About this RNA
Model confidence (mean pLDDT): 87 of 100. Predicted 3D model of an 84-nucleotide RNA (c-di-GMP-I-GGC riboswitch aptamer) from a Planctomycetota bacterium. The organism belongs to Planctomycetota, within Bacteria. Its Rfam family is "c-di-GMP-I-GGC riboswitch aptamer". The family has 40 seed sequences and 1,298 matches in Rfam 15.1.

[in-house]
This record gives sequence, structure tokens and C1' cells, in this order.
RNA sequence: CACGACAACGGCAAACCAUCCGUGAGGGUGGGACGCAAAGCCAUGGAUCCGCUUCAUCAAAGGCGGACUGCCAGGCUACCGAAC
Repeated sequence: CACGACAACGGCAAACCAUCCGUGAGGGUGGGACGCAAAGCCAUGGAUCCGCUUCAUCAAAGGCGGACUGCCAGGCUACCGAAC
């Protein structure tokens, strides 16, 4: 540097519930654990989702602004030390 154990110390916390914020996607707090070796941080690319808008027969598509990293990539940092 890389890697990831029937190891050790621990850590995080899905769905759901309560409550608050938001037009909404969704987010905060508490409870709760499906899982996670980066399920730590970053919204940079894509995917998905939301709002407004243009066009328009409905829609789709386009434009603008948002959400989301526990969707996939990418970047930064990090505990442990078996096997490779």
C1' cells in the first nucleotide's frame, strides 16, 4: 500500500412507531434493529425521486431549482491485525 477472519475492542442503524420541520421528495430528535469493514465525511458523475415552468389533446420530452451517498461509481480520512 492492499486485503477482510467463526479474531478482539468497539461503532453505525433499515423498516416501523412517536414527535417536530418542509408544498413535496425528504430531513431532525427519541424508541427500534434489517443489515453494514468504511452503513465515517464529500452532492463530483450517473441513476432514482420532488417542486416550479415551457410546449402540448392528456402525457412524454425540454429548462430551472431541490432531495438522496444504506442505489452505482469517484474523492478524502480511519480501528484491528488472521489468511492472500